[in-house]
Context: one part of a larger RNA
RNA sequence: GGACGAACGCUGGCGGCGUGCCUAACACAUGCAAGUCGAGCGGGGAUUAGUUGGGGGGUUUACUCCUGACUGAUCCUAGCGGCGGACGGGUGAGUAACGCGUGGGUAACCUACCCAUGAGAGGGGGAUAGCCCUGGGAAACCGGGGCUAAUACCGCAUAUCUUUACCCUGUCGCAUGGCGGGGUAAAGAAAGGUGGCCUCUGCCGUGAGGCAAGCUGCCGCUCAUGGAUGGGCCCGCGUCCGAUUAGCUAGUUGGUGGGGUAAUGGCCUACCAAGGCGACGAUCGGUAGCCGGCCUGAGAGGGUGACCGGCCACACUGGGACUGAGACACGGCCCAGACUCCUACGGGAGGCAGCAGUGGGGGAUCUUCCGCAAUGGGCGCAAGCCUGACGGAGCGACGCCGCGUGGGUGAGGAAGGCCUUUGGGUUGUAAAGCCCUGUCGGCGGGGACGAAGGCGCUGGGAUGAAUAGUCCUGGCGUUGACGGUACCUGCAGAGGAAGCCCCGGCUAACUACGUGCCAGCAGCCGCGGUAAUACGUAGGGGGCGAGCGUUGUCC
Numbered sequence: 001g002g003a004c005g006a007a008c009g010c011u012g013g014c015g016g017c018g019u020g021c022c023u024a025a026c027a028c029a030u031g032c033a034a035g036u037c038g039a040g041c042g043g044g045g046a047u048u049a050g051u052u053g054g055g056g057g058g059u060u061u062a063c064u065c066c067u068g069a070c071u072g073a074u075c076c077u078a079g080c081g082g083c084g085g086a087c088g089g090g091u092g093a094g095u096a097a098c099g100c101g102u103g104g105g106u107a108a109c110c111u112a113c114c115c116a117u118g119a120g121a122g123g124g125g126g127a128u129a130g131c132c133c134u135g136g137g138a139a140a141c142c143g144g145g146g147c148u149a150a151u152a153c154c155g156c157a158u159a160u161c162u163u164u165a166c167c168c169u170g171u172c173g174c175a176u177g178g179c180g181g182g183g184u185a186a187a188g189a190a191a192g193g194u195g196g197c198c199u200c201u202g203c204c205g206u207g208a209g210g211c212a213a214g215c216u217g218c219c220g221c222u223c224a225u226g227g228a229u230g231g232g233c234c235c236g237c238g239u240c241c242g243a244u245u246a247g248c249u250a251g252u253u254g255g256u257g258g259g260g261u262a263a264u265g266g267c268c269u270a271c272c273a274a275g276g277c278g279a280c281g282a283u284c285g286g287u288a289g290c291c292g293g294c295c296u297g298a299g300a301g302g303g304u305g306a307c308c309g310g311c312c313a314c315a316c317u318g319g320g321a322c323u324g325a326g327a328c329a330c331g332g333c334c335c336a337g338a339c340u341c342c343u344a345c346g347g348g349a350g351g352c353a354g355c356a357g358u359g360g361g362g363g364a365u366c367u368u369c370c371g372c373a374a375u376g377g378g379c380g381c382a383a384g385c386c387u388g389a390c391g392g393a394g395c396g397a398c399g400c401c402g403c404g405u406g407g408g409u410g411a412g413g414a415a416g417g418c419c420u421u422u423g424g425g426u427u428g429u430a431a432a433g434c435c436c437u438g439u440c441g442g443c444g445g446g447g448a449c450g451a452a453g454g455c456g457c458u459g460g461g462a463u464g465a466a467u468a469g470u471c472c473u474g475g476c477g478u479u480g481a482c483g484g485u486a487c488c489u490g491c492a493g494a495g496g497a498a499g500c501c502c503c504g505g506c507u508a509a510c511u512a513c514g515u516g517c518c519a520g521c522a523g524c525c526g527c528g529g530u531a532a533u534a535c536g537u538a539g540g541g542g543g544c545g546a547g548c549g550u551u552g553u554c555c
Stems, first nucleotide, its partner, number of pairs: 001555004006551005013403006019396002021361001026359003030356003035083003040080002043077010054067005090314003099239008109231002114227007122156001124154002131146006161188012192219006201212004240286003247277003252274008289311004293304004316337005339350004367393001369392003375389001376387004406436004416427004440496001442491005450482001454478010499544005504525003510539005520527002
């Protein structure tokens, strides 16, 4: 000198963009942060329309109200079922490791949803939530009996095909071997939903017409191959300090058989052998998430890993598996522990390192805000629902950048202050005065981009039997949290907006007074003991400026 997730002191006008618990991976009140699908299924409820029965009230009937059954429509939904909850969001405790980075391997592997291609979906069965009845419990919840549905579950059939075993064979390679063709045998699938229409088929009807088991569209289902995406595993090289840590190792090192996994492997197990690592630093101890980057530097290098992005690890602490394409699963389950809470004392409930917020710790770090309008994600045919991801607003000069606090003119150089050799000098064009301007702020008016999609209405084209659907392309209407914000414009008016540090040398800027080794200053050298440019104050000056200094840390 530069830099900072900074803090502290004094000061503080506006805006834009960023950024904000570095400490206690300390404990957490409250709310929200992951759901969705009724176009998978059977129920329940509400509203409404039609038909119909009975009873009752008003009532002569008509009519009206209540109630029951059936059918239709719309809406809501606990449960079963599907997909998602393995993403997104947080944190850095652990980890010196194939954890990360980089380059490779997988002839040792998996991949839901998505895309392409090929083939298929035949015919059956038994249950169980919900519901009803009932029991236990303070609660959390749990049990018994009875009924019922499915895209839930289970046999059977079929097999382009796949897997396994054996036989024949082609080709390739990288050791095990890979890829492919043929044959035999065994095993292995499936689910429907919804819309439109009579063009084909069939049925009803004399007919007009209606209907589905018919046709057709969409969403799904099964098997297989390939792709895409995401991952698993393995290897070379690189990756902090200590030798005042020198030896370490029993599943240890290798083999064989077996198990396990998607898959290799001592990953696990039995047996056999006696190996394996280490001064090229094993083992042990300490410290630490790693990287792209960031800071500094001419570079080499040094330091660092906040924000943003990639990877890893963790989710009260420790352990475990279940489900699933995927987890050993932050807002799932089980066990143990510490802690907190409820209790009828028998027993239960909980996990902010999600967003806000609280206590605590600390030198120190924000709103219990608005919105799903946009982007993205989950579910859904869709409408849409959910989304503290995200988009925004709020707070903090925490940082960077921009702007303003006025411009011109104005000397007999006013007054005042300070100094003085008492002549004067200086503050100083500085002020006042005069002439202007109108940024920002204030008040008033107008007022966005971000919006396209979707949906509704309405055209054209393709496909189609079709005014269904699906695809392409137009017109109109509708959708904005931010926000009455940005921006534009009008009005008044110099009015509301400057400080901080320094002035002995280094280092830019000097006098007076006070003090008298006192009070004090200080980064180093050093100042102060009666004329102190070094302390304090004042005048003046220098530097930077909505900041200026100080402290800490790195180069």